Predicted 3D model of a 75-nucleotide RNA (transfer RNA) from a Candidatus Bathyarchaeota archaeon. The prediction has a mean pLDDT of 82.
RNA sequence: GGGGCUGUCGGCUAGCUUGGCCUAGGCUACGAGGCUCGGGCCCUCGUGACGGGGGUUCAAAUCCCUCCAGCCCCA
Numbered sequence: 001g002g003g004g005c006u007g008u009c010g011g012c013u014a015g016c017u018u019g020g021c022c023u024a025g026g027c028u029a030c031g032a033g034g035c036u037c038g039g040g041c042c043c044u045c046g047u048g049a050c051g052g053g054g055g056u057u058c059a060a061a062u063c064c065c066u067c068c069a070g071c072c073c074c075a
Stems, first nucleotide, its partner, number of pairs: 001074007010028004020058001029047006051067005
């Protein structure tokens, strides 16, 4: 220099191809309550995220452009 991949709750991950009851699901974590003599387990409820910016569209996590960060391949 050229090409490709990834970025979503504190952590792990699904959703991206084919835009739509996704104001984003699950596990875990944390908080409250129940249960228990007490604790653990278990049950119920709650907390919390789309890397930044712009564009397209009635509608964007999803499509397009650019930037940032990380990784891989070629030279």

Record summary:
Its Rfam family is "tRNA". Rfam links the family to the GO term triplet codon-amino acid adaptor activity. It is annotated as a transfer RNA. From the family's description: Transfer RNA (tRNA) molecules are approximately 80 nucleotides in length.